[in-house]
Context: one part of a larger RNA
RNA sequence: GCCAACGAGUUUGAUCUGCGUCGCUUGGUUAAUCCGCCGAGGCGGAGAAGCCGCAGCGAAAGCGAGUCUGAAAGGGCGUUUUUCACUUAUGAGCGAGGAGCCGUCGCAAGACUGCUCACCGCCCAUUUGUGAAAAUGUGGCGUAGACAAGACCCGAAACCCGGCGAGCUAGCCAUGGCCAGGAUGAACCCCCGCGAAAGCGGGGGGGAGGUCCGAACCUGUGAGCCGUACAACACUCUAGGAUGAGCUGUGGCUAGAGGUGAAAUUCCAAUCGAGCUGGGUGAUAGCUGGUUCUCCCCGAAAUAGCUUGUGGGCUAGCGUCGGUUACAGUUCGUGAGGGGUAGAGCACUGAAUGGGAUUCGAUGGAGAAAUCCUACGCAUCCUAACCAAACUCCGAAUACUCACGAAUGAUCCCGGCAGUCAGAGCACGGGGGCUAAGCUCCGUCGCUCAAAAGGGAAACAGCCCUGAUCUCAGUCUAAGGUCCCUAAAUUCCAGUUAAGUGUGAAAAGUGGUGUCGCGACUUCGACAACCAGGAGGUGGGCUUAGAGGCAGCCAUCCUUCAAAGAAAGCGUAACAGCUCACUGGUCAAGUUGCCGCGCGCUGAAAAUUUACCGGGGCUAAACUGGAUACCGAAGACGAGGGCUCGCGCCGCAAGGCGUGAGCGGUAGGGGAGCAUUCCGAGUGCGCUGAAGUCGCGUCGUGAGGCGCGGUGGAGCGCUCGGAAGAGAGAAUGUUGGC
Numbered sequence: 001g002c003c004a005a006c007g008a009g010u011u012u013g014a015u016c017u018g019c020g021u022c023g024c025u026u027g028g029u030u031a032a033u034c035c036g037c038c039g040a041g042g043c044g045g046a047g048a049a050g051c052c053g054c055a056g057c058g059a060a061a062g063c064g065a066g067u068c069u070g071a072a073a074g075g076g077c078g079u080u081u082u083u084c085a086c087u088u089a090u091g092a093g094c095g096a097g098g099a100g101c102c103g104u105c106g107c108a109a110g111a112c113u114g115c116u117c118a119c120c121g122c123c124c125a126u127u128u129g130u131g132a133a134a135a136u137g138u139g140g141c142g143u144a145g146a147c148a149a150g151a152c153c154c155g156a157a158a159c160c161c162g163g164c165g166a167g168c169u170a171g172c173c174a175u176g177g178c179c180a181g182g183a184u185g186a187a188c189c190c191c192c193g194c195g196a197a198a199g200c201g202g203g204g205g206g207g208a209g210g211u212c213c214g215a216a217c218c219u220g221u222g223a224g225c226c227g228u229a230c231a232a233c234a235c236u237c238u239a240g241g242a243u244g245a246g247c248u249g250u251g252g253c254u255a256g257a258g259g260u261g262a263a264a265u266u267c268c269a270a271u272c273g274a275g276c277u278g279g280g281u282g283a284u285a286g287c288u289g290g291u292u293c294u295c296c297c298c299g300a301a302a303u304a305g306c307u308u309g310u311g312g313g314c315u316a317g318c319g320u321c322g323g324u325u326a327c328a329g330u331u332c333g334u335g336a337g338g339g340g341u342a343g344a345g346c347a348c349u350g351a352a353u354g355g356g357a358u359u360c361g362a363u364g365g366a367g368a369a370a371u372c373c374u375a376c377g378c379a380u381c382c383u384a385a386c387c388a389a390a391c392u393c394c395g396a397a398u399a400c401u402c403a404c405g406a407a408u409g410a411u412c413c414c415g416g417c418a419g420u421c422a423g424a425g426c427a428c429g430g431g432g433g434c435u436a437a438g439c440u441c442c443g444u445c446g447c448u449c450a451a452a453a454g455g456g457a458a459a460c461a462g463c464c465c466u467g468a469u470c471u472c473a474g475u476c477u478a479a480g481g482u483c484c485c486u487a488a489a490u491u492c493c494a495g496u497u498a499a500g501u502g503u504g505a506a507a508a509g510u511g512g513u514g515u516c517g518c519g520a521c522u523u524c525g526a527c528a529a530c531c532a533g534g535a536g537g538u539g540g541g542c543u544u545a546g547a548g549g550c551a552g553c554c555a556u557c558c559u560u561c562a563a564a565g566a567a568a569g570c571g572u573a574a575c576a577g578c579u580c581a582c583u584g585g586u587c588a589a590g591u592u593g594c595c596g597c598g599c600g601c602u603g604a605a606a607a608u609u610u611a612c613c614g615g616g617g618c619u620a621a622a623c624u625g626g627a628u629a630c631c632g633a634a635g636a637c638g639a640g641g642g643c644u645c646g647c648g649c650c651g652c653a654a655g656g657c658g659u660g661a662g663c664g665g666u667a668g669g670g671g672a673g674c675a676u677u678c679c680g681a682g683u684g685c686g687c688u689g690a691a692g693u694c695g696c697g698u699c700g701u702g703a704g705g706c707g708c709g710g711u712g713g714a715g716c717g718c719u720c721g722g723a724a725g726a727g728a729g730a731a732u733g734u735u736g737g738c
Base pairs, nucleotide, nucleotide: 001738002737003736004735005734006733011149012148013147015146016145017144018143019142020141021140022139023138024137027052028051029050033046034045035044036043037042056063057062066077067076068075069074081134082133083132084131085130086129089126090125091124093122094121095120098117099116100115101114103112104111105110152290153289155287159280160279161278162277163276164275170254171253172252173251174250175249176248177247178246179244181213182212183211184209188205189204190203191202192201193200194199217241218240219239222237223236224235256272258268259267265274293673294672295671296670297669298668303316304315305314306313307312317420318419319417320416321415322414323413328411329408330407331406332405333404334403335402336401337400343394344392345391349388350387353384354383355382356381357380358379360377361376364373365372366371423449424448425447426446427444428443429442430441431440432439454465455464456463469641470640471639472638474637475636476635480631481630482629483616484615485614489628491627492626493625494624495623496622502618508602509601510600512599513598514597515596517594518593519592520591521590529586530585531584532583533582535559536558537557540554541553542552565580568579569578570577642663643662644661645660646659647658648657649656650655674727676724677723678722679721680720681719682718683717684716685715692711693710694709695708696707697706698705699704
């Protein structure tokens, strides 16, 4: 790892609540206990104590169909069973016939209308009585939930109590044992020498030391090696101690709220911040994991308030199921309301820019001073243009509330059971942040995902389209597409782009190009080009060495003329010289300026590989506007089948037929079933082959059922009802096997 078996909402309670069902409802029910019977599991009977109900209101005393409050008025909570059948009585209406009367028509028979009377039938209302049912009450059983218990199962780290441990290890006690060899050479003693002495020197002997080197022995320094090992700490080389606080044998002592410790929380049997073992014990676990058959219907939440509360709860909200029910609910319309948001405004509160005026302060200057001028500051006023969540002289759209009307219909309300309390992105209105974040926090009769598959967006929970009951080589469409990959236009019309723009980006730049508009000039000849002129006073004045149009300052006139600046540029030391403006001519038809818009271009540098169209590739297969086709989904339609719910008809019912609406789904609610084991009753099968098992076939939406054949070799079904150790793929599940 696989296979098999085992493995998780159970049981109890004179407890509570809802629903279902049954009994009684002259209300219901017994508890302990007692008696009888027994097949020993129970069964029958007695037993009214108690409980619920029959009346409520009040805090209570208390009063009572009322009561409480209140001076009262008023108000709060209460006080009424319902339906059906038959029957008694009364009344209204309708119908048919009968009798009588009036009127009309008619000779008459008779016909018609109206009224009155009694009876019959139908129906309605009220009423008398009887019965039934429902409701109500109560008790049993079932079921769901709550509460108490281990309470769906497994899981701690721990806590407490009693024992077992010092054969490992720590320390201590008693008694034994061990330490090759070599080196150094203390005290002390003797001898010799020196010295006045103290003492010093030399030689010999001697053999001290937590002395030195180094085996045994003890230790474990560095490295390697090992690291499913030789080994749950070893091995190799190397290293430290090695007469000492040395090492070691045997026996003994100290125990867990403790011991021991040259002290590291170290050791106390491979376990130590409190040993091990049994028990309390199924400790507790707001935490993690797991929780077993099928089909059908509906279908959430990730919010609010409170919480030693924030990954947990409770109540509400949202789901489901049941019930009651009309003047309910929802939507739309009309009417009536309050508001202070968006916007706007500056009248208040603040902020803030330009101009002007005024008082005061104050800088500098002039002046003898008065005073004047002047940059500046505070304040006030006028004026122009503005700003504000915590400004408002104003002020919407929406939203909200109420009333009326219309539409719709179970959406409202009451109750049983839940789950949810980590949400996410997108759009819009905002706060925080950087008008950052796939950021964070609010709001929205918002959307989607969550809990939604399908088509599109190359791929891509939250974007766009669309909500999958099942089957179908069918049809039409949505978003999006139609050259090839790849289903469908190499479709049509009019433009734009030349950048592969399209197929990534800003400020800014752009005589790229298209287009709209407004001007100016122009056949009395524009624009460009070419030819010619471009003069005189005058070298203007000043300045200057000079200043002659052209260093600089001032002025910038007049004349001639077709036209010509006291000069726009180059140039000279200064002149000179060359152009320009301006004018004439040649030529012959448009030229030129500006504003706006469309599409481009530059701006544009990154790391494995082109890599910012999905690719090929495209000059239309790009972009803009228009048109017609087509493709395109689990959408819609068509054909057939299944299921659910509503309505109608039939039926005693089960159900059938018709018709309409529906059938994505996590948590979760509800409904209907299948299978397993056992029990009761009934009824069957089996050695002519039960269960089990292997295979094939068949029926059922499914869980599953049935048949046949093989194997197997002795038990096993079916129907109805009942009871559960009642369904396995997951829990680092448990046990076994491989």
Source information: This is a predicted structure of a 738-nucleotide part of an RNA (large-subunit ribosomal RNA, domain II) from Candidatus Uhrbacteria bacterium RIFCSPHIGHO2_02_FULL_57_19. The coordinates come from a structure-prediction model, not an experiment, and the mean pLDDT is 82. Its Rfam family is "Bacterial large subunit ribosomal RNA". Its family is annotated with ribosome and structural constituent of ribosome in the Gene Ontology.